[in-house]
RNA sequence: GAGUCGGCCGGGUGGCCGCGGACCGGCGUGACCGGUUCGAGGAACGUCCGGACUCCACAGGGCACGGUGCUGGGUAACCCCCAGUCGGGGCGACCCGCAGGACAGCGCAACAGAGAGCAGACCGCCGAUGGCGUCAGGUCUUCGGAUCCGGCGCACAGGUAAGGGUGAAACGGUGCGGUAAGAGCGCACCAGCACCCGGGGCGACCCGGGUGGCUCGGCAAGCCCCACCGGGAGCAAGGCCAAGCAGGGUGAGGACGGCCCGUCCGUUGAACCCGGGUAGGCCGCUCGAGCCGUCGGGCAACCGGCGGCCCAGAUGGAUGGUCACCGCGGACCUCGGUCCGAACAGAAUCCGGCGUACAGGUCGACUC
Numbered sequence: 001g002a003g004u005c006g007g008c009c010g011g012g013u014g015g016c017c018g019c020g021g022a023c024c025g026g027c028g029u030g031a032c033c034g035g036u037u038c039g040a041g042g043a044a045c046g047u048c049c050g051g052a053c054u055c056c057a058c059a060g061g062g063c064a065c066g067g068u069g070c071u072g073g074g075u076a077a078c079c080c081c082c083a084g085u086c087g088g089g090g091c092g093a094c095c096c097g098c099a100g101g102a103c104a105g106c107g108c109a110a111c112a113g114a115g116a117g118c119a120g121a122c123c124g125c126c127g128a129u130g131g132c133g134u135c136a137g138g139u140c141u142u143c144g145g146a147u148c149c150g151g152c153g154c155a156c157a158g159g160u161a162a163g164g165g166u167g168a169a170a171c172g173g174u175g176c177g178g179u180a181a182g183a184g185c186g187c188a189c190c191a192g193c194a195c196c197c198g199g200g201g202c203g204a205c206c207c208g209g210g211u212g213g214c215u216c217g218g219c220a221a222g223c224c225c226c227a228c229c230g231g232g233a234g235c236a237a238g239g240c241c242a243a244g245c246a247g248g249g250u251g252a253g254g255a256c257g258g259c260c261c262g263u264c265c266g267u268u269g270a271a272c273c274c275g276g277g278u279a280g281g282c283c284g285c286u287c288g289a290g291c292c293g294u295c296g297g298g299c300a301a302c303c304g305g306c307g308g309c310c311c312a313g314a315u316g317g318a319u320g321g322u323c324a325c326c327g328c329g330g331a332c333c334u335c336g337g338u339c340c341g342a343a344c345a346g347a348a349u350c351c352g353g354c355g356u357a358c359a360g361g362u363c364g365a366c367u368c
Base pairs, nucleotide, nucleotide: 001368002367003366004365005364006363007362008361009360011326012325013324014323015322016321017320019039020038021037022036023035024034025033026032027030041344045355046354048353049352050351051350052349053234054233055232056231065230066229067228068227069226070084071083072082073081074080085099086097087096088095089094100225101224105223106222107219108218122164123163124160125159126158129157130156131154132153133152134151135150137148138147139146140145172190173189174188175187176186177185191215193212194211195210196209197208198207199206200205238283239282240281241280247274248273249272250271253265254264255263256262290309291308292307293306294305295304296303297302328341329340330339331338332337333336
């Protein structure tokens, strides 16, 4: 200098004014006043997973549907986390992986290419063998020819997957032998597959040795198979109190009022009672798988012991505004001031994760 990984912070102090909750006090008992105290985040966000809690459903089992998918551990649980295995990337620190099964069955492979699923002859190579032509020779002959063998030619039958070319993928790689040319056709080594043995590991798996036939693969983020898990809805859950109106019952009184008078209402039903329940109010509601410190166990995630702490609960929804000084960043200049700026965002039943956004600052470990 370039880079990898992990942690932390995300303005500070004070004054004044204001808002919400709880508690205390006051009186003029009310949406009152005063005081004390608490009052957003690392993501409160997205609502993508998992749970607590609540109501509904439920004998048991199965089907269907959905989810998860290497191994071991952690956890209340998880599509999470930790440690490892395997595979891939990087010189490296390190990073990434929806990582079970392809002889259970069905299926798929665009384009290119000759050929793509018990593969395939386009170019090339060969043409031993067979065929055709031709030349030389032998044998037979009815002298027309027939037949055998050899050389040469053709590339007709055909052989060939070594080479070229296409493709994401073309039925192992290198070498020697072999052959007409070739080919696991044979052999050696290597790779891969199946099986067996020994060793290590809880396990995924790893290390070593042997045997076999020399050998075909990919896709299950296609259906499917296997194993395990899953009942549904969600705090607008759910519960309590309960005007008015409608309904049911009793029914002649009732309202105003201390009482009387009086006025008004009422048998066309006042008034009282009843249960259900709307508006409205209250509970659920915030002390919790809590936070901080320390000790112990564990590689770690995490777990346990002890001590300390109380840390928003609003319901048209509070958590704000302003001033001063300091800190940070920028611009300007007379070098000490002046003027600007301040990310992402913001509770709504709670908790564990994941994902996403984020100005700027800071600490640690490691690599080249």